Transfer RNA from a Candidatus Micrarchaeota archaeon, 73 nucleotides, folded computationally. It matches the Rfam family "tRNA". By type it is a transfer RNA. Model confidence (mean pLDDT): 82 of 100. Lineage of the source: Archaea > Nanobdellati > Microcaldota. The sequence was found in a public genome assembly.
Parts: sequence; C1' cells; structure tokens
RNA sequence: GCCUCGAUAGCUCAGCAGGUAGAGCGAUCGGCUGUUAACCGAUAGGUCGCAGGUUCGAGUCCUGCUCGAGGCG
Repeated sequence: GCCUCGAUAGCUCAGCAGGUAGAGCGAUCGGCUGUUAACCGAUAGGUCGCAGGUUCGAGUCCUGCUCGAGGCG
C1' cells in the first nucleotide's frame, strides 16, 4: 500500500430483501422473604463509529475517513 470482516443501550450481541431500534445481563423502583440472595413484575437507558450521497423513507445501499481483528505484498 491492497483485500476481507467488524463498530447498534453501561456490557455481550440480534436486527432476515430499506418501512416507527430489540434481547439477555446489568441499573432503578415495586412484589415476595424476619433480612440478604434467588424468583416475579414494571421503568429508564441509543441522533446505530464520524462526515457526506441516494431515496418519500437508511442500522441496512453508495463514497470518503477513524478505530479494532485477520490476510496479501
């Protein structure tokens, strides 16, 4: 220098052919319990790495860049 994969909630990750962003764990509140834990219920939490483009509409498609993993020279 080139190629491939990845970046989505605090963490680990889904999101199938573009159509209002989800799960588990964790957090908070409540229930249960003599108390804690466990268990049960509810709630909050995200401008989807950054900047543009296409589109009525982009996490998803296109371009450039940043960071991470791997490969080629």